[in-house]
Predicted 3D model of RNase P RNA and transfer RNA as a complex of 414 nucleotides. Model confidence (mean pLDDT): 77 of 100. It holds a member of the Rfam family "Bacterial RNase P class A". It is annotated as a ribozyme.

RNA sequence: CAAGUAAACCAGAUAGUCGCAGGCACAUUGGUGCCUGAGGAAAGUCGGAGCUCCAUCGGGCAGGGUGCUGGAUAACGUCCAGUGGGGGUGACCCCAAGGAAAGUGCCACAGAAAUAAACCGCCUCUUUUUGAGGUAAGGGUGGAACGGUGAGGCAAGAGCUCACCAGCAAACAGGUGACUGUUUGGCUAGGUAAACCCCACCCGGAGCAAGACCAAAUAGGGGAACAUGGAGGUGGCCCAUCUCGUUCCCGGGUAAGGUCGCUGGAGCGUCCAGGCAACUGGGCGUCGAGAUAGAUGACUAUCCAAUACAGAACUCCGCUUACAGAUUUGCUUGCUGA
RNA sequence: GGAGCCGUGGUGUAGCGGUUAACAUGCCGGCCUGUCACGCCGGAGAUCGAGGGUUCAAAUCCCUUCGGCUUCGCCA
Numbered sequence: 001c002a003a004g005u006a007a008a009c010c011a012g013a014u015a016g017u018c019g020c021a022g023g024c025a026c027a028u029u030g031g032u033g034c035c036u037g038a039g040g041a042a043a044g045u046c047g048g049a050g051c052u053c054c055a056u057c058g059g060g061c062a063g064g065g066u067g068c069u070g071g072a073u074a075a076c077g078u079c080c081a082g083u084g085g086g087g088g089u090g091a092c093c094c095c096a097a098g099g100a101a102a103g104u105g106c107c108a109c110a111g112a113a114a115u116a117a118a119c120c121g122c123c124u125c126u127u128u129u130u131g132a133g134g135u136a137a138g139g140g141u142g143g144a145a146c147g148g149u150g151a152g153g154c155a156a157g158a159g160c161u162c163a164c165c166a167g168c169a170a171a172c173a174g175g176u177g178a179c180u181g182u183u184u185g186g187c188u189a190g191g192u193a194a195a196c197c198c199c200a201c202c203c204g205g206a207g208c209a210a211g212a213c214c215a216a217a218u219a220g221g222g223g224a225a226c227a228u229g230g231a232g233g234u235g236g237c238c239c240a241u242c243u244c245g246u247u248c249c250c251g252g253g254u255a256a257g258g259u260c261g262c263u264g265g266a267g268c269g270u271c272c273a274g275g276c277a278a279c280u281g282g283g284c285g286u287c288g289a290g291a292u293a294g295a296u297g298a299c300u301a302u303c304c305a306a307u308a309c310a311g312a313a314c315u316c317c318g319c320u321u322a323c324a325g326a327u328u329u330g331c332u333u334g335c336u337g338a
Numbered sequence: 339g340g341a342g343c344c345g346u347g348g349u350g351u352a353g354c355g356g357u358u359a360a361c362a363u364g365c366c367g368g369c370c371u372g373u374c375a376c377g378c379c380g381g382a383g384a385u386c387g388a389g390g391g392u393u394c395a396a397a398u399c400c401c402u403u404c405g406g407c408u409u410c411g412c413c414a
Base pairs, nucleotide, nucleotide: 001334002333003332004331005330006329007328008327010325012303013302014301015300016299017298018297020037021036022035023034024033025032026031039309043320044319046318047317048316049315050314051207052206053205054204058239059238060237061236063203064202065201066200067199068082069081070080071079072078083097084095085094086093087092098198099197103196104195105192106191107190119139120138121135122134123133124132125131147165148164149163150162151161152160166188168185169184170183171182172181173180174179211260212259213258214257221250222249223248224247225246226245230244231243232242267286268285269284270283271282272281273280274279339413340412341408342407343406344405345404348363349362350361351360356394365381366380367379368378369377387403388402389401390400391399
């Protein structure tokens, strides 16, 4: 210098004019002044939680979710550190990664045969058309053919025997653990669980249009049907539990408003300490939108240029997706120079 | 704002993980008719909204994403 890799950070700034929303103060009948006013994703609503209601959230069944190990956290399908596997020369990146030796199902077409094996071939006997038996080394089909390579052995073959490799089991050693290493043994067990299922753990439902309060109102009346073991209360169902006659029609009448929830919180910034890290603890400082027809905008000047994705609606922690341009740091590979 | 549902030829729909995705209607060509319609025969037309994963194999199973629909008769 080029290419790459991992991470952090910014998302125009300053000044002026006009305008909008909220709060405070002063004024008072619609003004004046001051302060504050979108994001890294406010998005998708995918995961989790706070909060609120469902009388209770109790038991069982069903259903759903997660799935290597250890930790973090309020919690999670998130994060951190490892293990194993895969990719890359490398920095580094990716993985829904329990169980197929509990059982069931499926494996189309092709192929003799898909978990059950003899089509061709090879060998033996009978016999030479053929028949019986042995054989999984070779051919062929397939994504997959009952461990792979080599040697011995055999009628031909075969873990039948041996060496190495892969896989399985046991013992020992290391590690909290996933797992790793060594030795020994028997000689082999198809794939699929993002198919049913088994194992371990977790899960009640709904959502701020939740819900609470104020005001008003569901009044009284007439008719019809069903019923004392049914009906209902938002649960997927049952038990338990609570309440009670229920439904329809006619007719009468009110409202469709306000206040709260609503922003100070698992908050933010900085320093110190613990920890490999995620994160935790402590000190100091700080308050940064809260509408309900819904504000956050426009113009001018300068900075070279002002150009991305996009805009709060109860809140928070994550994930995913979109994104012009700019800056910084660690590391890797290659080339060149001193 | 929340919640739910749906994407398959031009249109409307089928489609237990397994030939080259089926049907109706529409479209095109031919026959029939004096002509049109009806009818008969033949044909074209789909990468199953997009991307990734699981699997030998995906429209179908899983994840992400895009678009559309449902409003006081989905929720005040």